[in-house]
RNA sequence: UCAAAGCCGUCUGGAGAGCCGCCCCACCCCACUUGGCGUGGUGGCGCACCGAAGGAGCAAACCGCGCGCCAUGUGGGCUGCGCGGUGAAUCUCUCAGGUACCAAGGACAGGGGGAGCGGC
Numbered sequence: 001u002c003a004a005a006g007c008c009g010u011c012u013g014g015a016g017a018g019c020c021g022c023c024c025c026a027c028c029c030c031a032c033u034u035g036g037c038g039u040g041g042u043g044g045c046g047c048a049c050c051g052a053a054g055g056a057g058c059a060a061a062c063c064g065c066g067c068g069c070c071a072u073g074u075g076g077g078c079u080g081c082g083c084g085g086u087g088a089a090u091c092u093c094u095c096a097g098g099u100a101c102c103a104a105g106g107a108c109a110g111g112g113g114g115a116g117c118g119g120c
Base pairs, nucleotide, nucleotide: 001119002118007114008113010111011110012109013108018047020046021045022044023043024041025040026039027038029036030035048099049098050097054095055093056092057091061086062085063084064083065082066081067080068078069077070076
């Protein structure tokens, strides 16, 4: 002094799905019996649903082993089979998380800044 990716702050954009049921608690009202209606809850349980925090799964491909086939004096090859391993996502699962609006959260994308590695 410096490019891209990644990392750390900051700004911007950013989807989906229940105003479900029962119980409990608090409050209001009607009533006076362990009653009823309503509102709220960051509470519990159940059912339904969503995928974009996190987590989990795998295709091709690659690697290893065994068998088979081909070639070969040795050292090999397979656009054959089987097993095992590695193996991405906004795909799949739904453990976790979430499900009126608002808020929060939010993968991912973009702008600007910074540090470090590394290069010269």
Glycine riboswitch aptamer from Acidovorax sp., 120 nucleotides, folded computationally. Its mean pLDDT, the model's own confidence on a scale to 100, is 77. Rfam family: Glycine riboswitch aptamer. Its family is annotated with glycine biosynthetic process in the Gene Ontology.